Background: The part of an RNA shown here (small-subunit ribosomal RNA, 3' major domain) has 478 nucleotides and comes from an uncultured bacterium.
Context: one part of a larger RNA
RNA sequence: UGACGGGGGCCCGCACAAGCGGUGGAGCAUGUGGUUUAAUUCGAUGCAACGCGAAGAACCUUACCAAGGCUUGACAUGGAGAGAAGUCGGUGGAAACACUGAUGUGCCGCAAGGAACUCUCACACAGGUGGUGCAUGGCUGUCGUCAGCUCGUGUCGUGAGAUGUUGGGUUAAGUCCCGCAACGAGCGCAACCCCCAUCAGUAGUUGCCAUCAGGUAACGCUGGGAACUCUACUGAAACUGCCGUCGUAAGACGUGAGGAAGGAGGGGAUGAUGUCAAGUCAUCAUGGCCUUUAUGCCUAGGGCUACACACGUGCUACAAUGGGGCGUACAAAGGGCUGCCACUUAGCGAUAAGGAGCCAAUCCCAAAAAACGCCUCUCAGUUCAGAUCGGAGUCUGCAACUCGACUCCGUGAAGCUGGAAUCGCUAGUAAUCGUAUAUCAGCAAUGAUACGGUGAAUACGUUCCCGGACCUUGCACA
Repeated sequence: UGACGGGGGCCCGCACAAGCGGUGGAGCAUGUGGUUUAAUUCGAUGCAACGCGAAGAACCUUACCAAGGCUUGACAUGGAGAGAAGUCGGUGGAAACACUGAUGUGCCGCAAGGAACUCUCACACAGGUGGUGCAUGGCUGUCGUCAGCUCGUGUCGUGAGAUGUUGGGUUAAGUCCCGCAACGAGCGCAACCCCCAUCAGUAGUUGCCAUCAGGUAACGCUGGGAACUCUACUGAAACUGCCGUCGUAAGACGUGAGGAAGGAGGGGAUGAUGUCAAGUCAUCAUGGCCUUUAUGCCUAGGGCUACACACGUGCUACAAUGGGGCGUACAAAGGGCUGCCACUUAGCGAUAAGGAGCCAAUCCCAAAAAACGCCUCUCAGUUCAGAUCGGAGUCUGCAACUCGACUCCGUGAAGCUGGAAUCGCUAGUAAUCGUAUAUCAGCAAUGAUACGGUGAAUACGUUCCCGGACCUUGCACA
């Protein structure tokens, strides 16, 4: 000087408290451990691994296993020789591949050859998701969006160092003010950036329809309009600016005014110096090591989907604030040509057969669902719940046995609110309800990421638990 203390002071955070809803019990989904296996590829392991890499494991992916094959190789550059390249067959085989038949002879050319491409031979070499993340780059997590981390000059100290950065206030903030052997500065904080909330200007189609006219069973449907909504570009607006109280000031307070918005208006992006030899050699790159008829490459099949069990994360429930039936209403944000598919017909249905429109503010996905109205069930393992299993089908795809999703009929398990313990959340939040997208042939999505609808309760307070900041003290630690 730091780190540490079941030392002290001061302050903060869904840290506790006050509340609301969960997890832990059940069934299933998913990840992990373990066990099993020929293989169950590899990595991630307290917070900060475990719906994580994986925004899609039937084949492929695929790295694993057993089997069948190849050895200048699936891929790159270079030498020599041959043949255009290519296309269509036959036999064997699971395929890779092996053997073989036919066809074709193009382009540039000084007519020798050359450029692509294919085959053969020889050697330099290729190849490696082999090991090392404790050799590394790059990227990332974490403390933590916490308020800190430093420097120059000066001064003090023999020196390590200190001062500044401490103190009194204040703030979300090393934010600002006052004081002070310090005076300044940098990286952070804040602001500048994006979205949302108000208004104005400009623009008016594919969007809009107040006024006028026409028309319909109905509809901006038509003429037309440029007001409104909206769209998307440019501006305005909020600064404790004004008033009052307190205060030296910074600033704080007020049911203050005005205002769409008030004291950081609400979100996002943005992550200082560093810590954990944190994670990643399997994104990629890379040192040295190992391998070279194999630890490389090709193929079809299997496995990654196993199952006495244990844990994490979720979904669905246990019902009447509910289940079922019929009817009626209101979003936002996305996606669409190997695509989205209106509408018609067939089917109980998943879907199928026809078939318009749309490269989309025009057409389509598209039905929003909770909600509301009426009817029914009447507290029961039930008209709750839907696991499991049997049968029949649909779709994708070369192919759904291992191992896809969906539909219909039947079956109808556990479960009556969950021990110790433990998690999230302070407002358009929690809770609850649907919608869309990426990946993607299809899909194991209940995941992830976005979007809107309905919409709470509670916070006295900081004694305690956890984490953190600053000052101070002790110290057998560095």

Its mean pLDDT, the model's own confidence on a scale to 100, is 84.